[in-house]
Context: one part of a larger RNA
Molecule: small-subunit ribosomal RNA, 5' domain
Organism: uncultured prokaryote
RNA sequence: GAUUGAACGCUGGCGGCAUGCCUAACACAUGCAAGUCGAACGGAAACGAUGGGAGCUUGCUCCCAGGCGUCGAGUGGCGGACGGGUGAGUAAUACGUAGGAAUCUGCCCAGUAGCUGGGGAUAACUCGAGGAAACUCGAGCUAAUACCGAAUACGCCCUACGGGGGAAAGGCGGGGAUCUCUUCGGAGACCUGCCAAAGAUGAGCCUAUGUCAGAUUAGCUAGUUGGUAGGGUAAAGGCCUACCAAGGCAACGAUCUGUAGCUGGUUUGAGAGAAUGAUCAGCCACACUGGGACUGAGACACGGCCCAGACUCCUACGGGAGGCAGCAGUGGGGAAUAUUGCACAAUGGGCGCAAGCCUGAUGCAGCAAUGCCGCGUGUGUGAAGAAGGCCUGCGGGUUGUAAAGCACUUUCAGUGAGUGAGGAAAAACUUAAGAUUAAUAACCUUAGGUCUUGAUGUUAACUGCAGAAGAAGCACCGGCUAACUCCGUGCCAGCAGCCGCGGUAAUACGGGGGGUGCAAGCGUUAAUC
Numbered sequence: 001g002a003u004u005g006a007a008c009g010c011u012g013g014c015g016g017c018a019u020g021c022c023u024a025a026c027a028c029a030u031g032c033a034a035g036u037c038g039a040a041c042g043g044a045a046a047c048g049a050u051g052g053g054a055g056c057u058u059g060c061u062c063c064c065a066g067g068c069g070u071c072g073a074g075u076g077g078c079g080g081a082c083g084g085g086u087g088a089g090u091a092a093u094a095c096g097u098a099g100g101a102a103u104c105u106g107c108c109c110a111g112u113a114g115c116u117g118g119g120g121a122u123a124a125c126u127c128g129a130g131g132a133a134a135c136u137c138g139a140g141c142u143a144a145u146a147c148c149g150a151a152u153a154c155g156c157c158c159u160a161c162g163g164g165g166g167a168a169a170g171g172c173g174g175g176g177a178u179c180u181c182u183u184c185g186g187a188g189a190c191c192u193g194c195c196a197a198a199g200a201u202g203a204g205c206c207u208a209u210g211u212c213a214g215a216u217u218a219g220c221u222a223g224u225u226g227g228u229a230g231g232g233u234a235a236a237g238g239c240c241u242a243c244c245a246a247g248g249c250a251a252c253g254a255u256c257u258g259u260a261g262c263u264g265g266u267u268u269g270a271g272a273g274a275a276u277g278a279u280c281a282g283c284c285a286c287a288c289u290g291g292g293a294c295u296g297a298g299a300c301a302c303g304g305c306c307c308a309g310a311c312u313c314c315u316a317c318g319g320g321a322g323g324c325a326g327c328a329g330u331g332g333g334g335a336a337u338a339u340u341g342c343a344c345a346a347u348g349g350g351c352g353c354a355a356g357c358c359u360g361a362u363g364c365a366g367c368a369a370u371g372c373c374g375c376g377u378g379u380g381u382g383a384a385g386a387a388g389g390c391c392u393g394c395g396g397g398u399u400g401u402a403a404a405g406c407a408c409u410u411u412c413a414g415u416g417a418g419u420g421a422g423g424a425a426a427a428a429c430u431u432a433a434g435a436u437u438a439a440u441a442a443c444c445u446u447a448g449g450u451c452u453u454g455a456u457g458u459u460a461a462c463u464g465c466a467g468a469a470g471a472a473g474c475a476c477c478g479g480c481u482a483a484c485u486c487c488g489u490g491c492c493a494g495c496a497g498c499c500g501c502g503g504u505a506a507u508a509c510g511g512g513g514g515g516u517g518c519a520a521g522c523g524u525u526a527a528u529c
Stems, first nucleotide, its partner, number of pairs: 001529004006525005013375006019368002021333001026331003030328003035078003040075002043071002047069002050065007085286003094211007103203002108199001112196001114194002116150001118148002125140006156164003170192002179185001212258003219249003224246008261283004265276004288309005311322004339365001341364003347361001348359004378408004388399004412470001414465003418462002428450007473518005478499003484513005494501002
């Protein structure tokens, strides 16, 4: 000199854009953060509508019916493995770079073949029972895209002219050529879904190489190193087991100890380098502590399960409930770090045919000079060089065109039942054309039209009004280092980054005047180059 996720002191007008627990991975009150689908299913608790009945207060009360709109609870599907947080652990099971072969892959994309025919349950519900509660048990009824056989089999496996084990599910809307035959329903076709075999994406695994310090850590290792056989995994492999051999690593630093998430990057520097890893992005690890598996395409799973432990809460003492390193917020720690806000309008995600629902992701707003950037705190004129202050050699000098006065301007802030973008593309409805079809139906595609959708938001921007009106401080002035005098003090009080100053004329302490440097900031402290 540059820089900071900074803090402290004094001061403080406005806006834009960023950033904001670096400490206790300490403990957490409360609310929210993951649901959705009735176009898979049986159904109908609540609400509305419809029909019937009763009561009357004459348009609301009750009862019943059918499942019309819809839908609590339940079965089932998909999603809760993403998104969000934190950096405890980890010096290599990680990360960066470059390669590899022995693998899996829901949703997505493209095309191929198929979706035949059966069965038995179970929740909800009803009845009964136990319990303080959490919840649980027994009996009976019922459905499915839930579950289980049979048939078929491209590819798959084996001892290969042969043999083996293997799949599936249906649903919505529409029309009426055709079959039952008048009312629906079935077959065929559209859309969607299911099953079996390719791609893309994602993930798992292996190898090489690089990645902090200590030798006051020199030897370490028995599943250890390799082989054979078997098991296991989606998959290679001591990954595991049995047997056999005695290997494997190491001064090019093994082992041990300490510290630490890694990278793109960031800061600084002419560079080489050094330091660092907040925000943003990629990867990894973790989710009260330790262990375990289940489900699933994917987890050994933050807001899932089981066991153990510590802690907290409820209890009828028999037993139960919980996990903010999600967003806010509280206590504590600390020099120190924000609102228990608004909205799903946009972007993105989950579910759904869609409408839509959910979304503390996200978009916004609030707080903080924490940082960067921009603007303002007036402009011109004005010498009787006013008054006052300070200094003085008493003549004057300086503050100083500074003020006052005069003439203007109105940025920003203020004010207004002023004007007013952009972020909005869609979806829905409808018309036409195309495609499909037995069909001028439905679905789908394209184009046009209609109707709307903004949390921010009293938006940005523009404009009317008024009046210089509301807006300057901080540090320093001995040298380094830009900037000097007076008074007070008298080795005292004090200053100080280094040299050093102060013991009666202190440009170095304290105050006044004056000056210098930065400026809504200025200094100090800490830290890095």